[in-house]
Context: one part of a larger RNA
RNA sequence: GGCACACGGUGGAUGCCUUGGCAUCUGGAGCCGAUGAAGGACGUAGGAGGCUGCGAUAAGCCUCGGGGAGCUGUCAACCGAGCUGUGAUCCGAGGAUUUCCGAAUGGGGAAACCCAGCAGGAGUCAUGUCCUGUUACCCGCGCCUGAACACAUAGGGCGCCCGGGAGGGAACGUGGGGAAGUGAAACAUCUCAGUACCCACAGGAGGAGAAAGCAAAAGCGAUUCCGUGAGUAGUGGCGAGCGAAACCGGAACAGGCUAAACCCGUUACGCGUGAGAGCCGGCAGGCGUUGCGUAGUGGGGGUCGUGGGACCGUUCAGUUGUUUCUGCCGAGACGACAGGGAGUAAGAAAACGUCAUGGUUAGAGGAAAGUGUGUGGAGCGCACUGGCAUAGAGGGUGAGACCCCCGUACUUGAAAACCUGGUGUCUUCCGAAUGGGAUCCCAAGUAGCAGCGAGCCCGUGAAAUUCGCUGUGAAUCUGCCGGGACCACCCGGUAAGCCUAAAUACUCCCAGAUGACCGAUAGCGGACAAGUACCGUGAGGGAAUGGUGAAAAGUACCCCGGGAGGGGAGUGAAAUAGUACCUGAAACCGUGUGCCU
Numbered sequence: 001g002g003c004a005c006a007c008g009g010u011g012g013a014u015g016c017c018u019u020g021g022c023a024u025c026u027g028g029a030g031c032c033g034a035u036g037a038a039g040g041a042c043g044u045a046g047g048a049g050g051c052u053g054c055g056a057u058a059a060g061c062c063u064c065g066g067g068g069a070g071c072u073g074u075c076a077a078c079c080g081a082g083c084u085g086u087g088a089u090c091c092g093a094g095g096a097u098u099u100c101c102g103a104a105u106g107g108g109g110a111a112a113c114c115c116a117g118c119a120g121g122a123g124u125c126a127u128g129u130c131c132u133g134u135u136a137c138c139c140g141c142g143c144c145u146g147a148a149c150a151c152a153u154a155g156g157g158c159g160c161c162c163g164g165g166a167g168g169g170a171a172c173g174u175g176g177g178g179a180a181g182u183g184a185a186a187c188a189u190c191u192c193a194g195u196a197c198c199c200a201c202a203g204g205a206g207g208a209g210a211a212a213g214c215a216a217a218a219g220c221g222a223u224u225c226c227g228u229g230a231g232u233a234g235u236g237g238c239g240a241g242c243g244a245a246a247c248c249g250g251a252a253c254a255g256g257c258u259a260a261a262c263c264c265g266u267u268a269c270g271c272g273u274g275a276g277a278g279c280c281g282g283c284a285g286g287c288g289u290u291g292c293g294u295a296g297u298g299g300g301g302g303u304c305g306u307g308g309g310a311c312c313g314u315u316c317a318g319u320u321g322u323u324u325c326u327g328c329c330g331a332g333a334c335g336a337c338a339g340g341g342a343g344u345a346a347g348a349a350a351a352c353g354u355c356a357u358g359g360u361u362a363g364a365g366g367a368a369a370g371u372g373u374g375u376g377g378a379g380c381g382c383a384c385u386g387g388c389a390u391a392g393a394g395g396g397u398g399a400g401a402c403c404c405c406c407g408u409a410c411u412u413g414a415a416a417a418c419c420u421g422g423u424g425u426c427u428u429c430c431g432a433a434u435g436g437g438a439u440c441c442c443a444a445g446u447a448g449c450a451g452c453g454a455g456c457c458c459g460u461g462a463a464a465u466u467c468g469c470u471g472u473g474a475a476u477c478u479g480c481c482g483g484g485a486c487c488a489c490c491c492g493g494u495a496a497g498c499c500u501a502a503a504u505a506c507u508c509c510c511a512g513a514u515g516a517c518c519g520a521u522a523g524c525g526g527a528c529a530a531g532u533a534c535c536g537u538g539a540g541g542g543a544a545u546g547g548u549g550a551a552a553a554g555u556a557c558c559c560c561g562g563g564a565g566g567g568g569a570g571u572g573a574a575a576u577a578g579u580a581c582c583u584g585a586a587a588c589c590g591u592g593u594g595c596c597u
Stems, first nucleotide, its partner, number of pairs: 001596009015582001016547002020518002022515007029507002031168002039101003042055003046079002049075003061095006070083003106115003116135007137165003140160006172203001173201005183190001187237001213220002224251004234242002255499003258443001262300010277290001278287002280330006305477001307442004311436006318337007339430005351425006358419004363412003369385005386403002388392001394406003448472007458484001479494005534541002554581001557568004
C1' cells in the first nucleotide's frame, strides 16, 4: 500500500409522515371607488424584532345577538400589571373612530413630504402657533353677468352635503390597431393568425336579437348555445393548408319603443289689412289679426307586410264635475271615481310596509362499554360478554377506537343586516268593431352604380350577399330589396332609428365535497422571515431551509477544559432520540484484526 471482516466519522439518499399545494365537481358571490378605492408608508401592547389586528378612541370603542369560565393574538417563553357569573376573552350583525401617501383633488413635490388662502374656534399683552371645516379639473343642469356688434352669441362668475366622471380589478366580453419564429421540407401569393401583443370601453356577464331572413313549388317564423350535418359543399402557388350553411335533435324562450303623415299648443320670421280668413257646428249677437306659409320645439297620434297608418264615414260604449266669447241645442277636450292591464329586465320611475310552513351571516341538542389479558412506556391490540345506529364520514387521544373527545345522521335556532319570492300601499296605461280606397305618409347624400380595399368556405374569380373610403346619386306600395353574374316568371321580405331577460363564457373570491393527484430536488416560485433574502441604475430576475420525544421530562449535581466539546450522574421505552436531534444508503475519511506484497 492493497483485499476482506468488524466498528466508527462524514453525508443526507431511502422509508414513513404532513401543516402546504394541484385538479375537478356542486352551491354561492360576481364588482370596489370623491361618503376617498385597490395598494401602501408610519405608527399602535408595560418590556427589542417579524407576522397578525387596529388607527392618535390605534391587538382596540359602542349597541344588539350567540356563548358560558376562564382571559390579556402569534413566533415564544419569562416577568409585571390587570380583566372576569354586574357574564370577561371568543363568535356573528350593525355602528363610531379611521394619521399620511395613493385617481389624490387647496398649491407644490424626489409618493407617504413642504407651503398656503378663507370661515369658525383655542391660546397669547400681541405676533408666531394649534384645532375643525373648506378650496382641483371636466361634463350636465339652473341662475347672474356679458365683448367685437344694436339684439344676441362667444367668454366670465356663482349654486347643485340627495347631479355625474376620473382610479382599481384574475379570467371572461366588445371594439380600434396588429407581428414574427414557423409550415409550405427553399420562398414571394398563402400559412402561422386576425393568433401573440398594445390601446379604449363595458358588465356580472358581454355581444347578438324580433327578418329588406331561410327556403323551394312544401314550408319555417327574433337571437344565443350544444349535438349533427362534416372534414361534407367549397376554397387553395387546386401546394401546404383553410373550411362553411340550411335542414334535423336539444337547452332556453318575450317581445317592445320611436321617425313620418294628421291634430293641438308655443317661439321666430315672412305675407296678409277690415272681411271673403279665424274664434267647435247650427241660429242670433259679439270680438278684431286672433289668420296663412316657412323653420324649430312640446303634447296627442302611429309602428305594419294576410301591407300598415293618416284621412273620411257608420254602429256601439259606466257614473260624474269643469270647460270651449255669450244664449239654446248638439258635439268635443280635460279631470275624478269605478272596471281592467302592466310594472322598476326592455318599453317612464321612486319608496314604504307585511308575510314566508324561504335562504345567508353566530349557534343548540345529538345514541351506545365494560371486564380480563401475555407483551408493552402507553391499549385504541387480543379474548370474552354487551350496547347504539336516520349516527360504521372524518379527525384526535401515549399503537388498528361506531359506543373516550371533537364530530357525523337527524332535529332545531336570529335581536340585527342582507338576498329571494308572494302580497299590499304606490306608479303608470286603457274606448271597441266595421266600411271606403280619392288624397297624404311609411327613416336620403341613404339605397344603387363606378373606382380602390376589407370581410364572408369564396386568394378576382362567372362573384352575389356584407362593410369602409372617394365620386356619382334614386324611388314611396302600380314603391323597394333579396333568392350567388345578369334577365324574365315565381317566391320571400319591408333597409337606411332604438331597446330587450333566459339558455352561453369566465373564476381574483366564499363554503362544501372528491381524487388509480404530489408528498419536501415532488406539489404553486413559495408547507419555513416568500415574491422574503439576494442580484440588477432600472424594467426585471429570484432562491434555499419541514420531522427530538407520548410528554421538555431539553441532562440538577460532580469532573476535564479558557472555551467549544466531552466523561460520570440523572430524565426517558429508547439519548448511536441531546434541540448539529425519526430512519440514517452511497461517494469520501478513519480505527482494529486477518491475509498478501
Notes:
Large-subunit ribosomal RNA, domain I from Antricoccus suffuscus, 597 nucleotides, folded computationally. Taxonomically the source falls in Antricoccus (Bacteria, Bacillati, Actinomycetota, Antricoccaceae). RNAcentral holds the full RNA, with entries from Rfam.